[in-house]
Context: one part of a larger RNA
RNA sequence: CUCGGGAGAAGUAACUCGGCAAAUCGUACCGUAACUUCGGGAAAAGGUACGCCCUUGUAGUUUGACCACUUUACUGUGGAAGGAUGAACGGGUUGCAAUAAACUGGUGGCUGCGACUGUUUAAUAAAAACACAGCACUCUGCAAACACGAAAGUGGACGUAUAGGGUGUGACGCCUGCCCGGUGCUGGAAGAUUAAAUGAUGGGGUGCAAGCUCUUGAUUGAAGUCCCAGUAAACGGCGGCCGUAACGAUAACGGUCCUAAGGUAGCGAAAUUCCUUGUCGGGUAAGUUCCGACCUGCACGAAAGGCGUAACGACUUCCCCACUGUCUCCAAUACAGGCUCA
Numbered sequence: 001c002u003c004g005g006g007a008g009a010a011g012u013a014a015c016u017c018g019g020c021a022a023a024u025c026g027u028a029c030c031g032u033a034a035c036u037u038c039g040g041g042a043a044a045a046g047g048u049a050c051g052c053c054c055u056u057g058u059a060g061u062u063u064g065a066c067c068a069c070u071u072u073a074c075u076g077u078g079g080a081a082g083g084a085u086g087a088a089c090g091g092g093u094u095g096c097a098a099u100a101a102a103c104u105g106g107u108g109g110c111u112g113c114g115a116c117u118g119u120u121u122a123a124u125a126a127a128a129a130c131a132c133a134g135c136a137c138u139c140u141g142c143a144a145a146c147a148c149g150a151a152a153g154u155g156g157a158c159g160u161a162u163a164g165g166g167u168g169u170g171a172c173g174c175c176u177g178c179c180c181g182g183u184g185c186u187g188g189a190a191g192a193u194u195a196a197a198u199g200a201u202g203g204g205g206u207g208c209a210a211g212c213u214c215u216u217g218a219u220u221g222a223a224g225u226c227c228c229a230g231u232a233a234a235c236g237g238c239g240g241c242c243g244u245a246a247c248g249a250u251a252a253c254g255g256u257c258c259u260a261a262g263g264u265a266g267c268g269a270a271a272u273u274c275c276u277u278g279u280c281g282g283g284u285a286a287g288u289u290c291c292g293a294c295c296u297g298c299a300c301g302a303a304a305g306g307c308g309u310a311a312c313g314a315c316u317u318c319c320c321c322a323c324u325g326u327c328u329c330c331a332a333u334a335c336a337g338g339c340u341c342a
Stems, first nucleotide, its partner, number of pairs: 001337002005333001008330001010328002014326001019323001026050005035040001037171001051093004060085004066079004094098001106321001108319002112315001113313002118130002134169007146155003172308004177238003182235002184231005191226003197220001202215005239257005266300001267297001278294005
């Protein structure tokens, strides 16, 4: 020096990205808040006791050979040796310390995200990612849709719309606004357009001719597209300028331009806020973080869901208590290894 360990004056997070590491820890009894989906939260929190000896293997509980009386009947009643289990009160006593070793939760408060248990990058990521029950849309009438396969065939399913496939969202609570102009999907069929096919007419070559052959292309002609509707828990979208109130503030109100329609409820410097360490309040002696507000939302917003939410989390932010060698600031120590010498 390395590994793991026990102990450390005074201070106590000043350490550090961050309390990482350590601290806590058992059993019995007492006691236990907000909130809550009434189940929880909860081992909440917080406290008291604990060894050994005597009383004492006592009290009690349980089992019970057997005995007495009784009965139609080991039927009933009473007693009981022995076995099993086993406190408390009280008294005494040792030590620094009695769950003396070992095993063995630190606790609490405020946020964010995800409801939850679960799953994942075998060997740098366990998460807020995936999944999930629930919700919604859509397709599918059975030789189903869909998938695999040149095909036969198979899965779906020995199922049948309370079923099966696809997509999105993601418990629960309150909700889910406006826009169908574009793109998509569904429906419609009058008209327009339109392929092969059809082949009126005219023309060329050749031939005496019939004909053969090359060409012209009127007409008829499907789906699709154009067209007309519907549809946003389909892909998506959800404005600007100017003026106005007995305050040089603000604008309920008015004007005007544009649009398919101009962002509703709720939330908001947010896992989203550039300016920004926004401003105010709280916590600190001091706070770019944190919590609560404000709204000037660069660039939130309603199933690419919005806002809440008890419980849960090896998730994440901040704070308090307890505790400490994390630190001020390091020193000593026993064990094992390493190293040097023999």
Predicted 3D model of a 342-nucleotide part of an RNA (large-subunit ribosomal RNA, domain IV) from a metagenome.
Model confidence (mean pLDDT): 86 of 100.
Rfam family: Bacterial large subunit ribosomal RNA. Gene Ontology terms of the family: structural constituent of ribosome and ribosome.